Notes
A computed fold for an 80-nucleotide RNA from a Phycisphaerae bacterium, annotated as c-di-GMP-I riboswitch aptamer. Of the family's consensus pairs, 95% are formed in the model. Its mean pLDDT, the model's own confidence on a scale to 100, is 80. Lineage of the source: Bacteria > Pseudomonadati > Planctomycetota > Phycisphaerae.
[in-house]
RNA sequence: CAUACGAAAAGGCAAACCAAUUGCAAGGUUGGGACGCAAAGCGUUGAGUCCAUGCGUACAUGGAUUGUCGCGCUGCCCAC
Numbered sequence: 001c002a003u004a005c006g007a008a009a010a011g012g013c014a015a016a017c018c019a020a021u022u023g024c025a026a027g028g029u030u031g032g033g034a035c036g037c038a039a040a041g042c043g044u045u046g047a048g049u050c051c052a053u054g055c056g057u058a059c060a061u062g063g064a065u066u067g068u069c070g071c072g073c074u075g076c077c078c079a080c
Base pairs, nucleotide, nucleotide: 006077012037013036017032018031019030020029021028022027035067041073042072043071045070046069047068048065049064050063051062052061053060054059
């Protein structure tokens, strides 16, 4: 110096719920709020789950989740 791990420190994000708003819906946005998170940063890239439509069933198309898991890229600190 680099990589892995993940103590400490400095910080970061923000579940449920509530209010407003938006969407056919799943859900989203803003504010409050913290269950948690070493990538809970970025990319739906693969799968899962959910919604809508079609449909005789499967399945297909579009959307959502993306803090369901995996994959790819990138990042703070520096103990053992």